RNA sequence: GGCUGGCCGGGCGACCGCGUCACCGAAAGGUGUCGAGGAAGGUCCGGGCUCCACAGGACAAGGUGGUGGGUAACACCCACCCGGGGUGACCCGCGGGAUCAGUGCCACAGAAAACAGACCGCCAUCGCUCUUCGGGGCGGAGGUAAGGGUGAAACGGUGGUGCAAGAGACCACCAGCGCGACGGGAGACCGUCGUGGCUAGGCAAACCCCACCUGGAGCAAGACCAGACAGCGAGCGUUGGAGGGUGGUCCGCCCGAGCUCGCGGGUAGGUCGCUGGAGGUUGUCGGCAACGGCAACCGGAGAUGGAUGGUCGCCAACCGUGCCGUCGUGAGGCGGUACGGCGAACAGAACCCGGCCUAUGAGCCAGCCCAU
Repeated sequence: GGCUGGCCGGGCGACCGCGUCACCGAAAGGUGUCGAGGAAGGUCCGGGCUCCACAGGACAAGGUGGUGGGUAACACCCACCCGGGGUGACCCGCGGGAUCAGUGCCACAGAAAACAGACCGCCAUCGCUCUUCGGGGCGGAGGUAAGGGUGAAACGGUGGUGCAAGAGACCACCAGCGCGACGGGAGACCGUCGUGGCUAGGCAAACCCCACCUGGAGCAAGACCAGACAGCGAGCGUUGGAGGGUGGUCCGCCCGAGCUCGCGGGUAGGUCGCUGGAGGUUGUCGGCAACGGCAACCGGAGAUGGAUGGUCGCCAACCGUGCCGUCGUGAGGCGGUACGGCGAACAGAACCCGGCCUAUGAGCCAGCCCAU
C1' cells in the first nucleotide's frame, strides 16, 4: 500500500415518565417485577403453524439450472469444477441446451451480418483508343476473400505448394470441434493417444426444448364466549339437487336445504391462538468445511392506537495536546499522567423461525499478500 474474516453497538447510580404481570386498595392509586435489534427494517426467497380434502388428476402459470454435500426447506451455506480479472492475497460469473427439434433477432457503420458477400484493390479475356512499341486509358462480360476499408463480430492462424490472380484446392505445424480408446476423480471434469472433415459467429435475462420443484389462502389464519334486531316482497331450488368448500380453468372429491335480490331493522365487546423454538452458549467427538452427534448449563417483551424514554453525575473506551519514563542513529514506537473533546449512528418487536438484501457511529482484533 492492499486482501479476507471477525468483534463492539457502552457500564453503574439518582430522579422523572410509559407498558405487562403479581399483590394491596371501594376507588384514585401504591409496592414489587420484567421490558427491542444486529439489523426488530425491505417483505425478496424458504419453512413451521392454521383453515380448506388426508391436497388428487389434466391443462395453464410460475420458479430453479456446473458437480458433490449441508439443511425442515430454500433462490441460502460449504467444498470443488469450468470460464474471466488481478504481480499476489483474492475477487467476479442469471454457469443446462444455439452442429442432431424448430422459429426469431444482431443497433450504428459497411458493398455485404449468416445456405455469406465484389466497394476499393488484384487477375486474365473481348472491344475501342493512345503509344516513345515497354505499355497506358475507357468500356463489356467474368474470376478472385490473399491485401485495403467498416464493424462488437466479415466464415481458423503461420509457412509452403499451386494458380492468370487466388482459394484447405493441396501439404506441414499450431489452435479449436466431433468421435473413439486408455488412465485419474464420488462427480462436474482433467490428462494422454488415435482418428475425422478442414472450421463450426453471437443472443435462450427472445420464443422454445430438457430436467427438477410448486394445491390455495394467510394470525384480519383459525377457535371460543358474550351480544342486537322485525319482518315484508320477488325469483331460483329441495336427491333428476340450487348453493358452498374453491381466489387460474376444467374434472374429481366433500358438505348440502336452503340460496339470491330489493325495502326495512340492527350488533360490532371480550378471551384464546401468543411465545420454549428446526432455541442459545460452552465442552467434546466426527467432518477440509457448511454442519451433525452427545453432555452440561442458560433462557423474565408480548403491546392492540400499539409501552420499552428523558435529564444529571461518575467511570470505561476512543481522539487531540502537554509533560515524564523507556526503546531506537533517526522519523517514531510503547507505557504512565494531566487537561480538553466525544460519550454516538442506523433504527425500532406485533404468530414464530432459517436466509438474502439494504441502512449504520467511534473504533478494535486476527490471518494473509505486494513493495522497500
Overview:
Bacterial RNase P class A from uncultured Marmoricola sp., 372 nucleotides, folded computationally. Its mean pLDDT, the model's own confidence on a scale to 100, is 77. The organism belongs to Marmoricola, within Bacteria. RNAcentral holds the sequence, with entries from MGnify. Of the family's consensus pairs, 96% are formed in the model.